[in-house]
RNA sequence: CUCAUCCAGAGGGGCUGAGGGAACGGCCCGAUGAAGCCCCGGCAACCACCGCGCGUGACUCACCGACGAGGCAACCGCGGGAAGGUGCCAAUUCCGUCCCGGUUCGUCCGGGAAAGAUGAG
Repeated sequence: CUCAUCCAGAGGGGCUGAGGGAACGGCCCGAUGAAGCCCCGGCAACCACCGCGCGUGACUCACCGACGAGGCAACCGCGGGAAGGUGCCAAUUCCGUCCCGGUUCGUCCGGGAAAGAUGAG
């Protein structure tokens, strides 16, 4: 930089001791212990793995003027499992921030973007 996902899910212990929720505003969490480190546990299914389909498309056969048959590396789709590589385990990514639409006008509702997070390349 590109692509996909982000209203689901899943916490205990030890050390330590005041912050944390990306930024800003709000609103929350926190001495009944924040952040960090360690141990154990769990969630999920992005990658990897396995199976199926044969949609796309190389390929093979047939045909040779185009209709067919086969087939499976790859892409794609569906499914599986969880022993591997990541990730995650308060609140929708906690809500908003910019734009558009609606509006019973109420920092109300809906949509999109931006930013961010995670994974893969």

The RNA shown here (SAM riboswitch aptamer (S box leader)) has 121 nucleotides and comes from a soil metagenome.
Model confidence (mean pLDDT): 79 of 100.
RNAcentral holds the sequence, with entries from MGnify.
Its Rfam family is "SAM riboswitch aptamer (S box leader)". Rfam's curators write: The SAM riboswitch is found upstream of a number of genes which code for proteins involved in methionine or cysteine biosynthesis in Gram-positive bacteria.
The model forms 97% of the base pairs in the Rfam consensus.